[in-house]
Record summary
Predicted 3D model of a 74-nucleotide RNA (transfer RNA) from a Candidatus Collierbacteria bacterium. It matches the Rfam family "tRNA". Rfam classes the family as a transfer RNA. The organism belongs to Candidatus Collieribacteriota, within Bacteria.

RNA sequence: GCGCUCGUAGCUCAGUUGGAUAGAGCACCAGGUUGCGGACCUGGGGGUCGCGCGUCCGAAUCGCGCCGGGCGCA
Numbered sequence: 001g002c003g004c005u006c007g008u009a010g011c012u013c014a015g016u017u018g019g020a021u022a023g024a025g026c027a028c029c030a031g032g033u034u035g036c037g038g039a040c041c042u043g044g045g046g047g048u049c050g051c052g053c054g055u056c057c058g059a060a061u062c063g064c065g066c067c068g069g070g071c072g073c074a
Stems, first nucleotide, its partner, number of pairs: 001073007010026004019057001028044005050066005
């Protein structure tokens, strides 16, 4: 330098035939329970879907460019 692939909540990830308020587990916060904790139960907060531009009535999902991680070729 070229090709492929990944980037979604604090962490691990699901969701890509374009359309439902963007989700799960763990973590975190509050309450319950407990002598106190843990575990358990109930509820809650948290996201520019890597960044920008474009296509479209509509983009996490499609196109282009850029940034970062991984793999391969040279």